[in-house]
RNA sequence: AUCACGGCAGGCGAUGGAGCUCGCCGGAACCGCUGCCUGCGCAGCUGAUAGCUCCUACCCUUUC
Numbered sequence: 001a002u003c004a005c006g007g008c009a010g011g012c013g014a015u016g017g018a019g020c021u022c023g024c025c026g027g028a029a030c031c032g033c034u035g036c037c038u039g040c041g042c043a044g045c046u047g048a049u050a051g052c053u054c055c056u057a058c059c060c061u062u063u064c
Base pairs, nucleotide, nucleotide: 010025011024012023013022016055017054018053019052020051021050032045033044034043035042036041
């Protein structure tokens, strides 16, 4: 110097917050999907969750 392993506070899982659970990462994990185009790029679609529950925001309907 490089590589491997182990440990640690922790970090991440397409838009906010909390609890629980799961998975992943350790200069990484992560940064949605579809169609068209040589490419640049253009058009369209779902969802505030990784999953469950609650709150907030947004959208639709009904009642007062």

Predicted 3D model of a 64-nucleotide RNA (Fluoride riboswitch aptamer (crcB RNA motif)) from Caldinitratiruptor microaerophilus.
The organism belongs to Caldinitratiruptor, within Bacteria.
Its mean pLDDT, the model's own confidence on a scale to 100, is 76.